[in-house]
RNA sequence: UAAUAUCUUUGGGGAAUGGUGUAAUUCCAUACCGGUGGUAUAGCCCACGAGCGCAAGCCGAGCAGGUGAGAUUCCUGCGCCGACGGUAAAAGUCCGGAAGGGAAAAGAUUGUU
Numbered sequence: 001u002a003a004u005a006u007c008u009u010u011g012g013g014g015a016a017u018g019g020u021g022u023a024a025u026u027c028c029a030u031a032c033c034g035g036u037g038g039u040a041u042a043g044c045c046c047a048c049g050a051g052c053g054c055a056a057g058c059c060g061a062g063c064a065g066g067u068g069a070g071a072u073u074c075c076u077g078c079g080c081c082g083a084c085g086g087u088a089a090a091a092g093u094c095c096g097g098a099a100g101g102g103a104a105a106a107g108a109u110u111g112u113u
Stems, first nucleotide, its partner, number of pairs: 002113003005109006016030004031093002033082002035048004043080002051058002062078005084096003
C1' cells in the first nucleotide's frame, strides 16, 4: 500500500406568486427539486438503491446543434419524468408508514496474506 474481517459515523431535495372555487401548497398559469457507483462533470446512457410483488419477476423520462482525441454527462436551444396511503378537491414539492429501510461514502481497529 492492497485485499479481507469487525466496528463507528454519514447517508434525498423541492410549492414562491397569482387564478378558479364552499373547499386545492393536490386543478390552472408561472415557479421549484433531482439518492449511489461507472463513464469527460448525467433525474431522463449503463448499473445499483428505493418502490411494487414479497417467488420468479416488474419498475419513469432526451432529442437537435456546438466544442473536443473522447461528452445522450460540458455549452446553446427546445423537451420530458417522478411509488403507496391520506386529504373539505386529483399531490415529485403537504401529512403518514419513517427516530424505518437503503445503494454507497468516510473513518477506526485487529488478524492474515